[in-house]
Molecule: transfer RNA
Organism: Nanobdellota archaeon
RNA sequence: GCGGUUUUAGUUGAAUGGCACAACGCAAGCUUCCCAAGCUUGAAAUACGGGUUCGAUUCCCGUAAACCGCA
Numbered sequence: 001g002c003g004g005u006u007u008u009a010g011u012u013g014a015a016u017g018g019c020a021c022a023a024c025g026c027a028a029g030c031u032u033c034c035c036a037a038g039c040u041u042g043a044a045a046u047a048c049g050g051g052u053u054c055g056a057u058u059c060c061c062g063u064a065a066a067c068c069g070c071a
């Protein structure tokens, strides 16, 4: 330099062209003499910029980052 793959809550993973789900973690409450465990509730995310579409996390283009391969 060229090609490919990936990027989603704090972390790890789902998901579909139609208002993004869960586990762990975090906060509050209940329970307990206290802690832990358990139960309930809550906050929190589609890497970035464009395009297509009535509607994009999904499809297309570019950028960035990580990884793999070739040179």
Stems, first nucleotide, its partner, number of pairs: 001070007010024004018054001026042005047063005